Predicted 3D model of a 113-nucleotide RNA (Glycine riboswitch aptamer) from an Alphaproteobacteria bacterium. The coordinates come from a structure-prediction model, not an experiment, and the mean pLDDT is 77. The sequence was found by an Rfam model in a public genome assembly.
C1' cells in the first nucleotide's frame, strides 16, 4: 500500500417458553333491580362474560446483560475464555418492542493478521 478481521452505522433475517390461578382499575356488553318520562329513551346500583393495564402466587424460557465451571490459550503471580450451566435482571396468546447469531451494503481514526 492492499485484503481480512475487530469497531461504527444503515437494511434484512432471527428461535423459546401458562391465552395458567386469584384480586385491583377501567372499557364493553349481557341479565336483574330502582329512579325519570307519553313513546323514544336516560341515568344508577349488582351479577356473570370478554379486553387492557396493574399486583400477588405457582409454572416455564434463554439467544439482550450479568455470573460459574470448562476444553482450550497465554503464564511470576495469575489471568483470558462458549451457543455449556445457573437464571440475579430480562422473557412466557396475537401484535408491538427487544434479540445472541447471522447476511448485506457503507466507512475507515485506531488494533491484530
Nucleotide at each position: 500500500c492492499u485484503g481480512c478481521g475487530u469497531c461504527g452505522c444503515g437494511c434484512g433475517g432471527g428461535a423459546g417458553a401458562g391465552a395458567c390461578c386469584g384480586g385491583u382499575u377501567c372499557g364493553c356488553u349481557g341479565a336483574u333491580u330502582c329512579g325519570g318520562g307519553u313513546u323514544a329513551c336516560c341515568g344508577a346500583a349488582u351479577c356473570g362474560a370478554c379486553g387492557u393495564a396493574c399486583c400477588g402466587g405457582c409454572g416455564c424460557c434463554g439467544a439482550a446483560g450479568g455470573a460459574g465451571c470448562a476444553a482450550c490459550c497465554g503464564c511470576c503471580c495469575c489471568g483470558g475464555a462458549a451457543a455449556c450451566u445457573c437464571u440475579c435482571a430480562g422473557g412466557c396468546a396475537c401484535a408491538a418492542g427487544g434479540g445472541a447469531c447471522c447476511g448485506c451494503g457503507c466507512g475507515g481514526g485506531a488494533c491484530g493478521u